[in-house]
Description:
A computed fold for a 416-nucleotide RNA from Nioella sediminis, annotated as Bacterial RNase P class A. The organism belongs to Nioella, within Bacteria. Its Rfam family is "Bacterial RNase P class A". Rfam's curators write: Ribonuclease P (RNase P) is a ubiquitous endoribonuclease, found in archaea, bacteria and eukarya as well as chloroplasts and mitochondria. The sequence was found by an Rfam model in a public genome assembly. Its mean pLDDT, the model's own confidence on a scale to 100, is 76.
RNA sequence: GCGGAGGGCUGGAUGACCGCGAGGGGAAACCUUCGAGGAAAGUCCGGACUCCCUGAAGCAACGGUGCCGGGUAACGCCCGGGCGGAGAAGGGCGGGGAAACCCACCCGAAUCCGACGGAAAGCGCCACAGAAAUGAAACCGCCUCCGGGCCGGUCGGGCAACCGAUACCGCCGGCGGUAAGGGUGAAACGGUGGAGUAAGAGACCACCGCGGGACUGGCAACAGGACCGGCACGGCAAGCCCCACCGGGAGCAACGCCAAAUAGGGACCUCGCGUGCCUGUCACAGGGUCGCUUCAGCCCGAGAGGUCCGGGUUGGCAGCUGGAGCCUGCGGGCAAUCGCAGGCCUAGAGGAAUGGUCAUCGAUCCGCGGGGAAACCCGUGGGGGACAGAAUCCGGCUUACAGGCCCUCCGCGCAA
Numbered sequence: 001g002c003g004g005a006g007g008g009c010u011g012g013a014u015g016a017c018c019g020c021g022a023g024g025g026g027a028a029a030c031c032u033u034c035g036a037g038g039a040a041a042g043u044c045c046g047g048a049c050u051c052c053c054u055g056a057a058g059c060a061a062c063g064g065u066g067c068c069g070g071g072u073a074a075c076g077c078c079c080g081g082g083c084g085g086a087g088a089a090g091g092g093c094g095g096g097g098a099a100a101c102c103c104a105c106c107c108g109a110a111u112c113c114g115a116c117g118g119a120a121a122g123c124g125c126c127a128c129a130g131a132a133a134u135g136a137a138a139c140c141g142c143c144u145c146c147g148g149g150c151c152g153g154u155c156g157g158g159c160a161a162c163c164g165a166u167a168c169c170g171c172c173g174g175c176g177g178u179a180a181g182g183g184u185g186a187a188a189c190g191g192u193g194g195a196g197u198a199a200g201a202g203a204c205c206a207c208c209g210c211g212g213g214a215c216u217g218g219c220a221a222c223a224g225g226a227c228c229g230g231c232a233c234g235g236c237a238a239g240c241c242c243c244a245c246c247g248g249g250a251g252c253a254a255c256g257c258c259a260a261a262u263a264g265g266g267a268c269c270u271c272g273c274g275u276g277c278c279u280g281u282c283a284c285a286g287g288g289u290c291g292c293u294u295c296a297g298c299c300c301g302a303g304a305g306g307u308c309c310g311g312g313u314u315g316g317c318a319g320c321u322g323g324a325g326c327c328u329g330c331g332g333g334c335a336a337u338c339g340c341a342g343g344c345c346u347a348g349a350g351g352a353a354u355g356g357u358c359a360u361c362g363a364u365c366c367g368c369g370g371g372g373a374a375a376c377c378c379g380u381g382g383g384g385g386a387c388a389g390a391a392u393c394c395g396g397c398u399u400a401c402a403g404g405c406c407c408u409c410c411g412c413g414c415a416a
Stems, first nucleotide, its partner, number of pairs: 001412010012361007020035006037387001041398002044396005049251004054296006062247005067081005082116001083114004090107003094103003117242002122240002124236003139182002141178003145174004151170003154165004190208005209231001210229003215224003256317003265309007274284003277280001286300004325344008365382007
């Protein structure tokens, strides 16, 4: 310098005037401090907090996660590792081309992605094309044999037309062998080479692949691997399913308080309304209370449950912002993060505040002129800045984002 990547900060500035919301001070006027985001978006996860389900234990249903080890309040998140995939320069190899060059495949850094448990528990699916899509099969093709001369070549006779022959080559047909070659397809019952065969084929051999695997390294996922085996039964579980682990439901319009008002409303349905005597705040049977069971508690003991119609309340207060909080320093850890010490307080609206006007400067970008090999520099005019607004709060993920500045990593080239 060229190319490829990861991250951080910011996301207009200054001045003047007028105007908003909260906290504090003040009798008041007024003074002072603070006042939208990195995503406030999506509502996809996890929680804090509030209320409900009667408690404990077990089981079931439903839902979620899914390599290993850590972090965290927790997570489907984050960190580190494993396996698999993508990945620029560069390299390797093959084809086309006169060459330049073009095309395909393989390796490949930083970095990025993974819906990453199980296909030998079972069921199911693999359309179309193709002969055939799981324990298969022969469309074209190859080979041995048989047949055909009313087919060609060939041979013999004949001037020719034509006649005769069939050992051989080709052609046509058939029985059989074959799964190497070609075709179809996302995928075809391993791949390359050899030897062998009538032609072939793991039938045989070498290497690779696949299955098993002593042993070694590692907390583990996993990696390597002596040795053995001709060895086939492919893919899909973001199909049902199996396995492991986790999980109640609603949500700040939660949940409370004050004031006020109405209709203590109406209709219908199902199951029940038993026994005793000391006659009532009683006891028992029985019923109800959780998806089921056991134990317990509570309610009823005459009530329990369900459907539909209708009326009142729309006001005020609180929940409402001090937190799994932020910043700095030191220490442990590869890191995520954890510990210690010190410091700081940074919106709380309530139909919804943080704005409006003027002036100057001003990024990307565009036009013109000048300089320069180019990158770019100077002058002048235009122009005027991305995505986008808190509403209970926090930790994440995902999506959107003009411009500016900074840091780091990888590859190639050049110079010193």